């Protein structure tokens, strides 16, 4: 100097306008039972601090950690 940081894990998130998917987890159905399958559900201070804005995951500044 460049890139990354968002759910337990791996990652999306458009021009700034209600934060999402897959897997995992919980409950139910199915089964003699388990797995598989189907249905429903819970789970987020978006690394931290500040700024701009009616409104910030997104824009600006600083900063921490990781990678190059």
């Nucleotide at each position: 100097c460049g890139g990354a940081a968002u759910a337990g894990c791996u990652c999306a998130g458009u021009c700034g306008g209600u934060a999402g998917a897959g897997c995992a987890c919980u409950u139910c159905a199915c089964u003699c039972g388990u797995a598989a399958u189907g249905a429903a559900g819970g789970g987020g201070u978006c690394g931290u601090c500040g700024g701009u804005u009616c409104a910030a995951g997104u824009c600006c500044g600083a900063u921490u950690u990781c990678c190059g």
Molecule: transfer RNA
Organism: uncultured Mediterraneibacter sp.